Transfer RNA from a Pseudomonadota bacterium, 74 nucleotides, folded computationally.

RNA sequence: UGCGGAUUGGAGAAGUGGUCUAUCUCGGCUGCCUCAUAAGCAGAAGAUCAAAGGUUCGAAUCCUUUAUCCGCAA
Numbered sequence: 001u002g003c004g005g006a007u008u009g010g011a012g013a014a015g016u017g018g019u020c021u022a023u024c025u026c027g028g029c030u031g032c033c034u035c036a037u038a039a040g041c042a043g044a045a046g047a048u049c050a051a052a053g054g055u056u057c058g059a060a061u062c063c064u065u066u067a068u069c070c071g072c073a074a
Base pairs, nucleotide, nucleotide: 001073002072003071004070005069006068007067010026011025012024013023018057029043030042031041032040050066051065052064053063054062
C1' cells in the first nucleotide's frame, strides 16, 4: 500500500430491509427464600447497533467515506 473479515448493554452471542419501541446467556443491582452464604425464584436497570453521510415509505441490516482490531498479499 492492496484485498478480505470483524465492530450490537459490563462480558459473550443472535438478529442481514418492516409490529426491532433490538433478543438470549453470563455478570452487576433490588426483593423473596435461608440462622447465614451459595443455589433457586421474582423484578427492574443498562446498547438509539464503531463514527459520519447517502439510498428507501421504512436501515443494526443496503451503498460510500472514516476509525479501531484481526488475517492474507506485496
It matches the Rfam family "tRNA". By type it is a transfer RNA.
Lineage of the source: Bacteria > Pseudomonadati > Pseudomonadota.
Model confidence (mean pLDDT): 82 of 100.
The sequence is in RNAcentral, with records from ENA.